[in-house]
Context: one part of a larger RNA
RNA sequence: GAGUAACGAUAAUGGGGGUGAAAAACCCCCACGCCGAAAACCCAAGGUUUCCUGCGCAAUGCUAAUCAGCGCAGGGUUAGUCGGAACCUAAGGCGAGGCCGAAAGGCGUAGUCGAUGGACAACAGGUUAAUAUUCCUGUACCGCGUAUAACUGCGAUGGGGAGACGGAGAAGGCUAGAUCAGCAUACUGUUGGAUAUGUAUGUUUAAGCAUGUAGGGCGAGUUCUUAGGUAAAUCCGGGAGCUCAUUAAACCUGAGAUGUGAUGUCGAGGACUCUACGGAGUCCGGAGUGAUUGAUGCCAUGCUUCCAAGAAAAUCCUCUAAGCUUCAGGUUAUAGGCGUCCGUACCCCAAACCGACACAGGUGGGUGGGAUGAGAAUUCUAAGGCGCUU
Numbered sequence: 001g002a003g004u005a006a007c008g009a010u011a012a013u014g015g016g017g018g019u020g021a022a023a024a025a026c027c028c029c030c031a032c033g034c035c036g037a038a039a040a041c042c043c044a045a046g047g048u049u050u051c052c053u054g055c056g057c058a059a060u061g062c063u064a065a066u067c068a069g070c071g072c073a074g075g076g077u078u079a080g081u082c083g084g085a086a087c088c089u090a091a092g093g094c095g096a097g098g099c100c101g102a103a104a105g106g107c108g109u110a111g112u113c114g115a116u117g118g119a120c121a122a123c124a125g126g127u128u129a130a131u132a133u134u135c136c137u138g139u140a141c142c143g144c145g146u147a148u149a150a151c152u153g154c155g156a157u158g159g160g161g162a163g164a165c166g167g168a169g170a171a172g173g174c175u176a177g178a179u180c181a182g183c184a185u186a187c188u189g190u191u192g193g194a195u196a197u198g199u200a201u202g203u204u205u206a207a208g209c210a211u212g213u214a215g216g217g218c219g220a221g222u223u224c225u226u227a228g229g230u231a232a233a234u235c236c237g238g239g240a241g242c243u244c245a246u247u248a249a250a251c252c253u254g255a256g257a258u259g260u261g262a263u264g265u266c267g268a269g270g271a272c273u274c275u276a277c278g279g280a281g282u283c284c285g286g287a288g289u290g291a292u293u294g295a296u297g298c299c300a301u302g303c304u305u306c307c308a309a310g311a312a313a314a315u316c317c318u319c320u321a322a323g324c325u326u327c328a329g330g331u332u333a334u335a336g337g338c339g340u341c342c343g344u345a346c347c348c349c350a351a352a353c354c355g356a357c358a359c360a361g362g363u364g365g366g367u368g369g370g371a372u373g374a375g376a377a378u379u380c381u382a383a384g385g386c387g388c389u390u
Base pairs, nucleotide, nucleotide: 013031014030015029016028017027018026032387033386034385035384040367041366042365043364046347047346050345051075052074053073054072055071056070060068061067080141081140082343083342084341085340087118088117092113093112094111098107099106100105122139123138124137125136126135142339143338144337146335147334148333149332150331151330152329153324154323158319159318160317161316166306167305168304169303172299173298174297177293178292179291180290181289182203183202184201185200186199187198205264208260209259210258215253216252217251219244220243221242222241223240224239225238226237228236229235266288269284270283271282272281273280274279307310353362354361369381370380371379
């Protein structure tokens, strides 16, 4: 220079009370304002204790601070079913033998790893200062082994089926949700009026089990036979006969609805006890229905159509080989038992991640109400969250 520029979005603050040495900024209440396909909620990645409580204010916070993602101390993450591993494979990696190469090493078979994919059994309510599909209550399901009973050809690293898949488009059936009505409870103070056809609030309930609907697929069953499926086969494939069906039977699949789950749960509100007047605990508990609308969600990996012709393996079902065949094993039912390891706090369009910062930037997925509207646009708003640290 200069007490100058700046104090990081122009969403906005004001009043009362509290605490305190001190309050524009902390806490509580009231009013106002802002977002509302977000500035709300839940995850993945990443961070790694930032979470909660008590004490504190040197430094950090662009000011103050009694406050804090700051300092100190203590506490907090509970799983057969959620995610990962004890299952599977893709691209790709490694790679016994092997081939190649002065050496180092390169490639690669059998294999073995490798999710961003396949497979796979749990829901509702309650509870903590901080965890919950994990704890508790209630109701379930899956796998394994044991025992009992009945029936019985069981058996794989092999065969077969299924798993098993593209783009676009259209119509239908539903549900979540929403709106209105009905029902229940409470209220009717001020102001010119309002006990009424008024106002406010509520009207919640899952998985599982039973049933097998709207719809979709397909010819189905049986007997005989058989150069194929690297051996075998009763399985699959090929061939022949018969029966049923071809308007569709039988079978497979299949949302939803209904019943049960539930004499439970939740529930406006009420009563009682304690109280640091902030609140906490216990008990009781009303109505709990219908109509309309309606998805981008489900049926649906469906259907129609097109050419560029759209993963693999395991689980599952079935067939036999070796073998076993009074056993073992398999199926069904019942009873009681068992169920390992890791993650789980908190932030997550952000003051906690990536940007040197508490940085107007960047960051994948899901939910996403009402009025207006074609709409996830726009404007206003609910739940919820904030007023952006001078």